[in-house]
A computed fold for a 73-nucleotide RNA from an Actinomycetota bacterium, annotated as transfer RNA. The prediction has a mean pLDDT of 82. Rfam family: tRNA. It is annotated as a transfer RNA. The source organism's lineage runs through Bacteria, Bacillati and Actinomycetota.
RNA sequence: GGACGCGUAGCUCAGUUGGUAGAGCGUCGGCCUUACAAGCCGUUGGUCGUCGGUUCGAGUCCGGCCGCGUCCA
Numbered sequence: 001g002g003a004c005g006c007g008u009a010g011c012u013c014a015g016u017u018g019g020u021a022g023a024g025c026g027u028c029g030g031c032c033u034u035a036c037a038a039g040c041c042g043u044u045g046g047u048c049g050u051c052g053g054u055u056c057g058a059g060u061c062c063g064g065c066c067g068c069g070u071c072c073a
Base pairs, nucleotide, nucleotide: 001072002071003070004069005068006067007066010025011024012023013022019056026044028042029041030040031039049065050064051063052062053061
């Protein structure tokens, strides 16, 4: 330098055919316990890497850039 894949909550990841962004873990509070852990209930969560384009509408489609990974040279 080239090809391909990935980037979504603090972490690990879903998100189907474009139509108001979710789960588990975690945080915080409560119940329980002498207390802690476990368990149960509730709570907290996002500029969907970034900049544009298409569209009535974009996490999703298209282009540029940035970062990470694999491969080729």